The RNA shown here (transfer RNA) has 72 nucleotides and comes from a Patescibacteria group bacterium. The organism belongs to Bacteria candidate phyla, within Bacteria. Its Rfam family is "tRNA". By type it is a transfer RNA.
[in-house]
RNA sequence: GCCGGCGUAGUUCAACGGUUAGAACACAGGUAUCAUAAACCUGGAACAAAGGUUCGACUCCUUUCGCCGGUA
Numbered sequence: 001g002c003c004g005g006c007g008u009a010g011u012u013c014a015a016c017g018g019u020u021a022g023a024a025c026a027c028a029g030g031u032a033u034c035a036u037a038a039a040c041c042u043g044g045a046a047c048a049a050a051g052g053u054u055c056g057a058c059u060c061c062u063u064u065c066g067c068c069g070g071u072a
Stems, first nucleotide, its partner, number of pairs: 001071007010025004018055001027043005048064005
C1' cells in the first nucleotide's frame, strides 16, 4: 500500500429502520447496623466525526479518524 473486522455509559456487552438507547459491574446518595462488608432502595452517565438515503438512522450507503487482524 491492499483486503477484512470493530468503534454505544468509567468497564464488559445489548438494542427488526419506529416507545424515553437498556443490562451487569463500577461510582454517588440513602435504608439497615454499635461499626464495616454483604443485602435492599434511589440516582448520574453513552451511539467516533461529517455527509447521503428515508416520513423516520445506533442500525443502510460514502468519506475521514482510531483500534485489531491478514497479505506481497